[in-house]
Small-subunit ribosomal RNA from an uncultured Coriobacteriaceae bacterium, 1428 nucleotides, folded computationally.
Model confidence (mean pLDDT): 87 of 100.
The RNAcentral record of the sequence draws on ENA, Greengenes and SILVA.
Rfam family: Bacterial small subunit ribosomal RNA.

RNA sequence: GAUGAACGCUGGCGGCGUGCUUAACACAUGCAAGUCGAACGAGAAAGGCGCUCCGGCGCCGAGUAGAGUGGCGAACGGGUGAGUAACACGUGAGGAACCUGCCCCCCUCUCCGGGAUAACCCAGGGAAACCUGCGCUAAUACCGGAUGCCCGCGGCCCCCCGCAUGGGGGGCCGCGGAAAGCCCAGGCGGAGGGGGAUGGCCUCGCGGCCCAUUAGGUAGACGGCGGGGCAGCGGCCCACCGUGCCCGCGAUGGGUAGCCGGGUUGAGAGACCGACCGGCCACAUUGGGACUGAGACACGGCCCAGACUCCUACGGGAGGCAGCAGUGGGGAAUUUUGCGCAAUGGGCGAAAGCCUGACGCAGCAACGCCGCGUGCGGGAUGGAGGCCUUCGGGUUGUAAACCGCUUUCAGCAGGGGAGAAAUUGACGGUACCUGCAGAAGAAGCUCCGGCUAACUACGUGCCAGCAGCCGCGGUAAUACGUAGGGAGCGAGCGUUAUCCGGAUUUAUUGGGCGUAAAGCGCGCGUAGGCGGCUGGCUAAGUCGGGAGUCAAAGCCCGGGGCUCAACCCCGGCCCGCUCCCGAAACUGGCCUGCUUGAGUCUGGCAGGGGAAGGCGGAAUUCCCAGUGUAGCGGUGAAAUGCGCAGAUAUUGGGAAGAACACCAGUGGCGAAGGCGGCCUUCUGGGCCACGACUGACGCUGAGGCGCGAAAGCUAGGGGAGCGAACAGGAUUAGAUACCCUGGUAGUCCUAGCCGUAAACGAUGAUCACUAGGUGUGGGGGACACUGAGCCUCCGUGCCGAAGCCAACGCAUUAAGUGAUCCGCCUGGGGAGUACGGCCGCAAGGCUUAAACUCAAAGGAAUUGACGGGGACCCGCACAAGCAGCGGAGCAUGUGGCUUAAUUCGAAGCAACGCGAAGAACCUUACCAGGCCUUGACAUUCCCGUGAAGCGGCGGAGACGCCGUGGCCGAGAGGAGCGGGAACAGGUGGUGCAUGGCUGUCGUCAGCUCGUGUCGUGAGAUGUUAGGUUAAGUCCUGCAACGAGCGCAACCCCCGUCGCAUGUUGCCCCUUUUCGGGGAUCCCGUGCGAGACUGCCGGCGUCAAGCCGGAGGAAGGUGGGGACGACGUCAAGUCAUCAUGCCCCUUAUGGCCUGGGCCGCACACGUGCUACAUUGGCCGGUACAGAGGGCUGCGAUCCCGCGAGGGGGAGCGAAUCCCAGAAAGCCGGUCCCAGUUCGGAUCGGAGGCUGCAACCCGCCUCCGUGAAGCCGGAGUUGCUAGUAAUCGCGGAUCAGCACGCCGCGGUGAAUACGUUCCCGGGUCUUGUACACACCGCCCGUCACACCACCCGAGUCGUCUGCACCCGAAGUCGCCGGCCCAACCCUUUAAGGGAGGGAGGCGCCGAAGGUGUGGAGGGUAAGGGGGGUG
Repeated sequence: GAUGAACGCUGGCGGCGUGCUUAACACAUGCAAGUCGAACGAGAAAGGCGCUCCGGCGCCGAGUAGAGUGGCGAACGGGUGAGUAACACGUGAGGAACCUGCCCCCCUCUCCGGGAUAACCCAGGGAAACCUGCGCUAAUACCGGAUGCCCGCGGCCCCCCGCAUGGGGGGCCGCGGAAAGCCCAGGCGGAGGGGGAUGGCCUCGCGGCCCAUUAGGUAGACGGCGGGGCAGCGGCCCACCGUGCCCGCGAUGGGUAGCCGGGUUGAGAGACCGACCGGCCACAUUGGGACUGAGACACGGCCCAGACUCCUACGGGAGGCAGCAGUGGGGAAUUUUGCGCAAUGGGCGAAAGCCUGACGCAGCAACGCCGCGUGCGGGAUGGAGGCCUUCGGGUUGUAAACCGCUUUCAGCAGGGGAGAAAUUGACGGUACCUGCAGAAGAAGCUCCGGCUAACUACGUGCCAGCAGCCGCGGUAAUACGUAGGGAGCGAGCGUUAUCCGGAUUUAUUGGGCGUAAAGCGCGCGUAGGCGGCUGGCUAAGUCGGGAGUCAAAGCCCGGGGCUCAACCCCGGCCCGCUCCCGAAACUGGCCUGCUUGAGUCUGGCAGGGGAAGGCGGAAUUCCCAGUGUAGCGGUGAAAUGCGCAGAUAUUGGGAAGAACACCAGUGGCGAAGGCGGCCUUCUGGGCCACGACUGACGCUGAGGCGCGAAAGCUAGGGGAGCGAACAGGAUUAGAUACCCUGGUAGUCCUAGCCGUAAACGAUGAUCACUAGGUGUGGGGGACACUGAGCCUCCGUGCCGAAGCCAACGCAUUAAGUGAUCCGCCUGGGGAGUACGGCCGCAAGGCUUAAACUCAAAGGAAUUGACGGGGACCCGCACAAGCAGCGGAGCAUGUGGCUUAAUUCGAAGCAACGCGAAGAACCUUACCAGGCCUUGACAUUCCCGUGAAGCGGCGGAGACGCCGUGGCCGAGAGGAGCGGGAACAGGUGGUGCAUGGCUGUCGUCAGCUCGUGUCGUGAGAUGUUAGGUUAAGUCCUGCAACGAGCGCAACCCCCGUCGCAUGUUGCCCCUUUUCGGGGAUCCCGUGCGAGACUGCCGGCGUCAAGCCGGAGGAAGGUGGGGACGACGUCAAGUCAUCAUGCCCCUUAUGGCCUGGGCCGCACACGUGCUACAUUGGCCGGUACAGAGGGCUGCGAUCCCGCGAGGGGGAGCGAAUCCCAGAAAGCCGGUCCCAGUUCGGAUCGGAGGCUGCAACCCGCCUCCGUGAAGCCGGAGUUGCUAGUAAUCGCGGAUCAGCACGCCGCGGUGAAUACGUUCCCGGGUCUUGUACACACCGCCCGUCACACCACCCGAGUCGUCUGCACCCGAAGUCGCCGGCCCAACCCUUUAAGGGAGGGAGGCGCCGAAGGUGUGGAGGGUAAGGGGGGUG
């Protein structure tokens, strides 16, 4: 885009079309084919009129109705698509092999006779359908005779013609053959013949479906002779004879299907379809059959058989909507039991006319196409409402309201053409025209994540749902639902189904096959396809012209008619097929010639080419013998195994089988598989050289045939080594493996199978053309100076130009450019499977699907990440070393458990002495109980006001009550308080909505950009490389050149020196409270100096730099700090704070008391103290730094054993205080003991802080004295003023420190080195990973579902063959029974001719029996597959 559509929502009008695609299922009812009295005989009734002696009669009705004989029609028209793969259809030819009623033209004729029979009458049978008997009668019914223009048959003669059989015309003879009348005067008819027209029949060429998992088919089959039959040809049928005929260019079989003009789509080629309209065919309940007829094997005829339905009096009958309506049924689905013969057409008739569900119309249905309308113009301060909002506004939206205007369509009324030349109009209350009223009666559907045009809000929360593909939904959803808004189309809009397109995705136009699917493992060769140069002939293909045909309709073009259009009318045009004429380049055919393709001959050459026979040495194993002794062997290490019965080792001898080291090569040969010691014989192919010969003999190759590694199979040999299976030993969680020791098939030979492979160059064969360079194997040539080289042919490699390719890559050995032929591919899985067939001894091979399922499966390349890949390099990463942790007790954090609550967070590294740098109340977020509701806190407004506060009482307290109190201002108003309204408040949720801040990789050396260049692109280059560095630090090189964030430096502290300065510091003096002086040093402060690989030597690329040295306080970033690139972990934090959204609102907010966060059977992390003699205890005695101090630090002094108390000097601090530093040193004591170690725990007594130490603080003293004697697996820190060890200070803080942050004292050991563990950096490599190895992913097993295969069987369907039975009926024969016409004899119930009933025979539908084939349904059970 399209549709004979259907479904959902919606629906105003008209025109023109269309309307059972399914059950060719079954049908009630009505209608659809009759007509003719001018072919014929006969002929009512109702009713009316008249008469009647009433019984009836006459006339009209009426020669009417109805029926019969006869004629024509009924074979047309209408329906359907079952069957049919066929001369059924289309197209073009042929019929010299045919028929044709009615119609037209021409010729001739139409004479004389005869006998019957329906109707009817009478009688009878039957329920009916209907039938029988007797009797009468007519014809255009039937029969006989005559005539014969002519016709048929037979014979003879003449003329003409044809592609053959043969055809046409004329003449003569013989035989045979006609007729019908009617109306009535003019016609209609009848008969014979000829011609025409129309319609039909037959034959042939060509054309149009699928399956080869259908490969062979065929017995009247193919042909002949003769006959029968037919309108006619013919094996159509029959007898006889021959054995043919069809088939890979697809027979036969199976499946499907009416064919065409045309329709849909498409640029076209094509693909799909065959509704309506038109042509042809076939069919008419199923099957068979003939009759009649011009025509039928006959839709509304007949006969028979079957199934079904109906009627029945049970004897028997009737029926066939795939005609028009209509009904049931089936189905997603398809209309009225309408009107009319007015028109067109048909039948009959002389005609009037009759009939006509053909047809013309109407009805129903948005089923389709087309047209029209649902209003038009104005209208903003942008109303209301809705929706959104950043609360300002925006949007719906000129939309509405409102003002003005119009009236198509529909409605009402009036008129009313054509369809008909005249009478005649179903349509028709029509179309059309005119008038009237009024915006009046008339809008929906789908969509809005991308494709694809159109976005917000709310609801929902992987639910409900959406979905064409990708995919949406797990609490902010432009994707679900609703709303607002928007987009698109519009009386429709969507959905579903189907077809074409897009799809160059079956590729003729117009694809591919190295790696994406795809080259057969290789050769020989049949058919076929294709084929060199030259000349001639031909004219099949080809080309040009002409003729016929290609029906109509349709499409297209031009024109015309309905107001337009749809629709309709007129005209024009078309690939094809056939015939004729012409052309001869090319292809084909025939013929002639040629040599370049191909082949043959001669000479030479290389070779693991093949087959057979023979020979050889090395090695291994075994056997014998010698020497010889305790092991050998094997592995990562071992063990099994062998060995004192003498192995291994070694020497000599012997046996056997298999394979042939070195040569050996990127090398040679072969078609491939493949081929390797040497010799001989036989044999295939190739290459080169020179000439000669044949004369296109060529290339490819469906089928076919052959060859074909290894393994495997059969039979017989052989068997040294190796070695599936197997056994043992190891390894391991296991180890049906890898390793080891053994070892059977096999490996070898002969003969025969198998026929596969990563049979690979993953690259079919042949020919030609298209730059080179460099190796190598074989041959030849010239020059020849022999040195490489040069030229040439064939083979085999590498690198590369153009070109090609998706890229990788290929590139004269093409994957380039062309030609010919073959094979093969068409998404992945299912599956190279099933079934079938063929082959095979088997294993199995070849051929080769479908259901079902997925939204991918793949290729190449890119960037990452990863690797029990590689290279290089770092880091307390390992190693080296020191001290620890893990064991104990305690402290602290966490898990768990418990609890009314034990608030919350942090979770590997990077949570766990973390948020906590201070939980007894407070903190506090948790729990229990008691209370409050504009609130403990903020802002605004309204109203009120005996303020707040203080005191007292009650209460656990919050709070309540009472008393007192009486604000500022003149007022308005304000503060406070009370009431009310907005609002407050939330440590409630979401760190996966966020900001900010932080951790981590990681102080690692990286991360990027601009421009340029390369690449189709992702991307690369730069940033790689060679050096170097702590460093992407620097240097050199380089299609790169630069730049940014990082590194480093700049900043701070420490280390040296100088200068300046000098109190409270330093030094000196001093009546050392006071005071004075000094500026060397220490110190403080400030400013400077100094270090830069600067200097020297060596190494290095003349570099960067490295090594060593000098000098220096310090040397190669001097030590330390601050400083953390692009990013990663949805890392952490909504409980610091901030913040979107959600949630609570007499509570999830607020206040209070008490409790809890401290609970303890356990587990883990981090610490402290120890286990002791480098120690403990006692006494004595030195030396710091950095800090803190006014609700503070607090000296001297007094009291207390002590914690501490009393007291208060001094100090806002280089001045005073905290403040005794401790380890250390000196002396003493203890003596290896659970101790004079260790201090937990518990008892008692005290101190301090604080409202308050019960839960639950710290300290002191006395007493008590637990575990613990150095810590399993494992694990942490540290490279120098470091570790270890020792004490001191500070923050927090009323109090509480083993934690944390700082400070100084004493002060080590070790680093060979980078293999390994961990982490990281750069380059490279592989990748099926990319939430990236904590990845991906395979198979079994278990469960569920789905489709499939096999399956003892079983059920029905279709079908082959054989036989049985055999209806109707044609044909043949008989015909004893029957018979009017004609004949004979003549009168007899006569005979004959002829016909019929009947019988027999051939054939023959349905049916039956038996036996096969095909496909299908179902099935216990079995099998694999797919999905979850």